[in-house]
RNA sequence: GAUAAAGGCAAACCGGCUGCAAAGCCGGGACGCAAAGCCAACGGGUCUUCGCACUCACGGACGAGGCGAAGAAGGCCGGGCCGCCGAA
Numbered sequence: 001g002a003u004a005a006a007g008g009c010a011a012a013c014c015g016g017c018u019g020c021a022a023a024g025c026c027g028g029g030a031c032g033c034a035a036a037g038c039c040a041a042c043g044g045g046u047c048u049u050c051g052c053a054c055u056c057a058c059g060g061a062c063g064a065g066g067c068g069a070a071g072a073a074g075g076c077c078g079g080g081c082c083g084c085c086g087a088a
Base pairs, nucleotide, nucleotide: 001085008033009032013028014027015026016025017024018023031075037081038080039079042078043077044076046072047071048070049069050068051067052066054065055064056063
């Protein structure tokens, strides 16, 4: 980082399986990606489950916030490492 070349990855959605859930795996499928490769034991942020009984709300049920614990993604932002090609 280009109307380049060779390639790569794979969103949403669908089918199957696993999980309490977020979500993951396989197959299909491509929205997009110059790192959509790696690191989550780099920092922030997001999501799920459980607990506390602290606050708010409430006729009741339900809910929201706060604290703690255990998880999820990494294609949210910043950061680190490695990497294909070679026009301006």